[in-house]
RNA sequence: GUUUGAUAAAGCCAAACCUAGAGCAAUCUAGGGACGGAAAACUACAGGGUCUCAAGUAGACAGCCAGUUGCCUAA
Numbered sequence: 001g002u003u004u005g006a007u008a009a010a011g012c013c014a015a016a017c018c019u020a021g022a023g024c025a026a027u028c029u030a031g032g033g034a035c036g037g038a039a040a041a042c043u044a045c046a047g048g049g050u051c052u053c054a055a056g057u058a059g060a061c062a063g064c065c066a067g068u069u070g071c072c073u074a075a
Stems, first nucleotide, its partner, number of pairs: 002075002005072001012037002017032006035063001041068003047065002049061004053056001
């Protein structure tokens, strides 16, 4: 440097759902929770896709595909 691994180790994140708040909504924030994850880290004009609506020079989703970057084991 490249590849591999959730059936290694140390750790990490947190689905559905519930409570409170924001928003027309999709959805988001905090707490609880744990389905899962080898990137469930970041990126919404690098690109595709999906969703919402009061339909626009509007908004949302990265745990949809993907792009960028990174810890450790093994080869």
Model confidence (mean pLDDT): 80 of 100.
This is a predicted structure of a 75-nucleotide RNA (c-di-GMP-I riboswitch aptamer) from Candidatus Izemoplasma sp.